[in-house]
């Protein structure tokens, strides 16, 4: 003096897939909330393999791919990831 990746915090956007069934519970009723039981989804998180990098010959890191342990299938909630502010922070010239 220019301020990167990647990190915080705010904000805006954000997808899918039964508010299916049975029992109980709350309730005058709706409605909640508990269990169970088929069925789904994939974008919290988890995990596996790969392109590919990197060290060296055998290991490590890797997806928005794959599984679906967890999640989740009206609305809230929550959500990968993208934008815009701001904060540290300092690669680089």
């Nucleotide at each position: 003096a220019u301020g990167a990746u990647a990190c915080c915090u705010g904000u805006g956007g954000g997808a899918g897939a039964g508010c299916c069934c049975g029992c109980c519970u709350u309730u005058c009723u709706c409605u909640u909330g508990g269990c169970g039981g088929c069925g789904c989804c994939g974008a919290a998180g988890g995990a596996g393999c790969a392109a590919c990098c990197g060290g060296c010959c055998c290991c490590g890191g890797a997806a928005a791919c794959u599984c679906u342990c967890a999640g989740g299938c009206a609305a809230a909630c929550g959500g990968a990831c993208c934008g815009c502010a701001g904060g540290a922070g300092g690669a680089u010239g």
Overview: Glycine riboswitch aptamer from Reyranella massiliensis 521, 93 nucleotides, folded computationally. The source organism's lineage runs through Bacteria, Pseudomonadota, Alphaproteobacteria, Reyranella and Reyranella massiliensis. It was read from a public genome assembly, where an Rfam model found it.